[in-house]
Context: one part of a larger RNA
RNA sequence: CGUUGGAAAUUUGACAGGACCUGUCCUUAGUACGAGAGGACCGGGAUGGACCAGCCGCUGGUGCGCCGGUUGUACCGCCAGGUGCAGCGCCGGGUAGCUACGCUGGGACGAGAUAAGCGCUGAAAGCAUCUAAGUGCGAAACUCCCCUGGAGAUGAGAUUUCCCAAUUGAAGGCCCGUCGGAGAUGACGACGUGGAUAGGCGGCAGGUGAACCAGUGGAAACACAAUAGCUGAGCCGUACUAAGUGGCCGAGGG
Numbered sequence: 001c002g003u004u005g006g007a008a009a010u011u012u013g014a015c016a017g018g019a020c021c022u023g024u025c026c027u028u029a030g031u032a033c034g035a036g037a038g039g040a041c042c043g044g045g046a047u048g049g050a051c052c053a054g055c056c057g058c059u060g061g062u063g064c065g066c067c068g069g070u071u072g073u074a075c076c077g078c079c080a081g082g083u084g085c086a087g088c089g090c091c092g093g094g095u096a097g098c099u100a101c102g103c104u105g106g107g108a109c110g111a112g113a114u115a116a117g118c119g120c121u122g123a124a125a126g127c128a129u130c131u132a133a134g135u136g137c138g139a140a141a142c143u144c145c146c147c148u149g150g151a152g153a154u155g156a157g158a159u160u161u162c163c164c165a166a167u168u169g170a171a172g173g174c175c176c177g178u179c180g181g182a183g184a185u186g187a188c189g190a191c192g193u194g195g196a197u198a199g200g201c202g203g204c205a206g207g208u209g210a211a212c213c214a215g216u217g218g219a220a221a222c223a224c225a226a227u228a229g230c231u232g233a234g235c236c237g238u239a240c241u242a243a244g245u246g247g248c249c250g251a252g253g254g
Stems, first nucleotide, its partner, number of pairs: 001152001005163007015149004021049007033038001051106005059100004066093005071086006110144003117137004172249004176192005197242003200238005206231003215224003
């Protein structure tokens, strides 16, 4: 821009893409079969491998803005306590998120028409013949069934609801702002005071593991507290801060 008024939702599905794998064990049954050795079809069940998708409750990884231990050095006047730098200085842990080594799910069932193949009826050719007329079965392949996209499918589809003006601008949308399980930017989603959208603050969870000061013991190093101190992304709450006021677009043709 189009889809012939303008919108907001919900859809149909032309077409396109994805998926399509397989082992072992138990049972049927030591049955059918076979002299024996051996040993099934068909059917039922269990459990794996590889692959694919999703997820983070569990087990782990990461977690450079969380906590602790510790070395050297410089600085904060000194002590104490801290901060910078040294690969995050080194080391021990670790929330959210992201993840696999973790967890969950998937390939199915079935239908249609067939291939090789197996048939029925059956002539040409008094017989025979699955084929010539007719007709039945029969594969992980094909078409459906399952998952995803999908009306620019210009053949532009359908349904429901909303708006009705002639600019005095509707329904609706955008700009702008606070943000996000969304993201390169657009886009998508949440919210904008009639508000919990983000930050702050409060409480809690989770993490770390006993802060400073004081006390007791010890010459000192240090030990003694059991949930202290600190705490990023988590949960619940709370208008303290920031989402101001506002602006723009937007409708019926022959």

Predicted 3D model of a 254-nucleotide part of an RNA (large-subunit ribosomal RNA, domain VI) from Hymenobacter sp. CA1UV-4. The coordinates come from a structure-prediction model, not an experiment, and the mean pLDDT is 86.